[in-house]
Context: one part of a larger RNA
Molecule: small-subunit ribosomal RNA, 3' major domain
Organism: uncultured Terriglobales bacterium
RNA sequence: UGACGGGGACCCGCACAAGCGGUGGAGCAUGUGGUUUAAUUCGACGCAACGCGAAGAACCUUACCUGGGCUAGAAUGCGGUGGAUAAGCCGUAGAGAUACGGCGAUCCGGGUAACCGGCUCCUGCCUGCAAGGUGCUGCAUGGCUGUCGUCAGCUCGUGUCGUGAGAUGUUGGGUUAAGUCCCGCAACGAGCGCAACCCUUACCGUGUGUUGCUAACAUUAAGUUGAGAACUCGCACGGAACUGCCGGUGAUAAACCGGAGGAAGGUGGGGAUGACGUCAAGUCCUCAUGGCCUUUAUGUCCAGGGCUACACACGUGCUACAAUGGACGGUACAAACCGCUGCAAAGUCGCGAGAUGGAGCUAAUCGGAAAAAACCGUUCUCAGCUCGGAUUGGAGUCUGCAACUCGACUCCAUGAAGUUGGAAUCGCUAGUAAUCGCAGAUCAGCAUGCUGCGGUGAAUACGUUCCCGGGUCUUGUACA
Numbered sequence: 001u002g003a004c005g006g007g008g009a010c011c012c013g014c015a016c017a018a019g020c021g022g023u024g025g026a027g028c029a030u031g032u033g034g035u036u037u038a039a040u041u042c043g044a045c046g047c048a049a050c051g052c053g054a055a056g057a058a059c060c061u062u063a064c065c066u067g068g069g070c071u072a073g074a075a076u077g078c079g080g081u082g083g084a085u086a087a088g089c090c091g092u093a094g095a096g097a098u099a100c101g102g103c104g105a106u107c108c109g110g111g112u113a114a115c116c117g118g119c120u121c122c123u124g125c126c127u128g129c130a131a132g133g134u135g136c137u138g139c140a141u142g143g144c145u146g147u148c149g150u151c152a153g154c155u156c157g158u159g160u161c162g163u164g165a166g167a168u169g170u171u172g173g174g175u176u177a178a179g180u181c182c183c184g185c186a187a188c189g190a191g192c193g194c195a196a197c198c199c200u201u202a203c204c205g206u207g208u209g210u211u212g213c214u215a216a217c218a219u220u221a222a223g224u225u226g227a228g229a230a231c232u233c234g235c236a237c238g239g240a241a242c243u244g245c246c247g248g249u250g251a252u253a254a255a256c257c258g259g260a261g262g263a264a265g266g267u268g269g270g271g272a273u274g275a276c277g278u279c280a281a282g283u284c285c286u287c288a289u290g291g292c293c294u295u296u297a298u299g300u301c302c303a304g305g306g307c308u309a310c311a312c313a314c315g316u317g318c319u320a321c322a323a324u325g326g327a328c329g330g331u332a333c334a335a336a337c338c339g340c341u342g343c344a345a346a347g348u349c350g351c352g353a354g355a356u357g358g359a360g361c362u363a364a365u366c367g368g369a370a371a372a373a374a375c376c377g378u379u380c381u382c383a384g385c386u387c388g389g390a391u392u393g394g395a396g397u398c399u400g401c402a403a404c405u406c407g408a409c410u411c412c413a414u415g416a417a418g419u420u421g422g423a424a425u426c427g428c429u430a431g432u433a434a435u436c437g438c439a440g441a442u443c444a445g446c447a448u449g450c451u452g453c454g455g456u457g458a459a460u461a462c463g464u465u466c467c468c469g470g471g472u473c474u475u476g477u478a479c480a
Stems, first nucleotide, its partner, number of pairs: 001480002003477003007474007015464002019428005026319008034310002042053002064305007077129002079126005084120001088103006107118004132294002135292003141288002143283003146279001148277001153192006159168003172183003198271004203239007213228002217226002242265001245259005321421001325380006337368003342361002347356003387418001392413007434456007
């Protein structure tokens, strides 16, 4: 100087408390451990691994296993050489890779021709340069990322003090979300962080009105059409909030408390933004890369299988156990997003998944699109039920060469556990929790996951003694 203390002081955080809803019990989905297996590819392991890499394993992916092939190789460039044989299609053998046969095709310029030159593509050969490796080492590395933590800290120059390691500044008195600001002070300044500048949301104005809007006037089944530029909304540019104003407290300071006005008040809400560093944290399987290993194999092509196994254990979720509910009928209101290899309407067929159909739309124009909870009626009357839907049988639909291992969905039948969950444990402070649906990425198909979007919309916070984590000062130490 740090680190640590079941030392002290002060302060903060959904850290506790006060509340609301869960997890832990059930069934299922998903990840992991374990076990099994020819293989169940690999990585990730307290917080910070476990719906994680994977924004989507039937083949492919795929790295694993079994078997069948190739060896300058599956891909690219250069060199030499031969050639115009190519591409494509068909047949045979085969699980296919592949092998053989046939069809097809026959470049450009010069030249009568022989032949010469050239481009491009392809193929064969030669071997040469050069391959290849998701093999090992993240404890050799770059890059990227997590975490403490959006915590308020981390440092430097000069000066001063100390023999020195170092100290001072950065401590102290107040204050703040903040090393934020003020005052004081052997310090005076500065940098990286904080804040602001950026995006979005909330209010107003101006400009602009189509595909959007409709107050008045016509018109219509309908903003449908004329018309209008007010309103909504879209886009662009501005304004507006600064403790600016008033009162009080305070050290005449910084600031704090209350109030006015205001759409908004003290950082207005949300996002992006992550200092010096810590964990030899994670990643050699995104990529790059040193070293090592491999070269008729640890490379590469193919078929089938596996990653989907199942006495069990754990994590994360979904659905429930019901009447604040289930079922049936009627009726209403979003936002954001996507669409040409696409979104697909009306109509028709089917109980339905869906089929048919193809208008319109490169989309403020057309389509996906029905929002769902909610509201209004009817019914069920507390039961393992008209709760709950697992499981299983049968029949189908769709995608796709192909749904056996191993897809999703529909219909009929079946109708399991489950009556609110032990010890323990998690999230959340407001348009939040809870609850309800919608969209997107990936994607042929496949979502209870993920990322967004809106609808309905609470309760509680006395307080900081205690638990956890963090910050500042101080003290002890046989630790570095």